[in-house]
RNA sequence: GCUGAUUUAGCUUAGUUGGUAGAGCAUCGGCAUCGUAAACCGAAGGUCGGAGGUUCGACUCCUCUAAUCAGCACCA
Repeated sequence: GCUGAUUUAGCUUAGUUGGUAGAGCAUCGGCAUCGUAAACCGAAGGUCGGAGGUUCGACUCCUCUAAUCAGCACCA
């Protein structure tokens, strides 16, 4: 340099005809206990890597770009 994959909540991730973004863990609160933890109930937490485009409407389609991983090529 070329090709492919990945990027969504603090962490791990789901999301198929384009139509209001979900889960587990963690965190916080409640409940409970002599006290602590587990279990149970609830809450908060997201500009879906960035920019632009198409569309009535984009995490989803198109273009550019960044990061990570893998393969290939080059290396006098």
Predicted 3D model of a 76-nucleotide RNA (transfer RNA) from Fructilactobacillus sanfranciscensis DSM 20451. Its mean pLDDT, the model's own confidence on a scale to 100, is 82. The sequence was found in a public genome assembly. It matches the Rfam family "tRNA". It is annotated as a transfer RNA.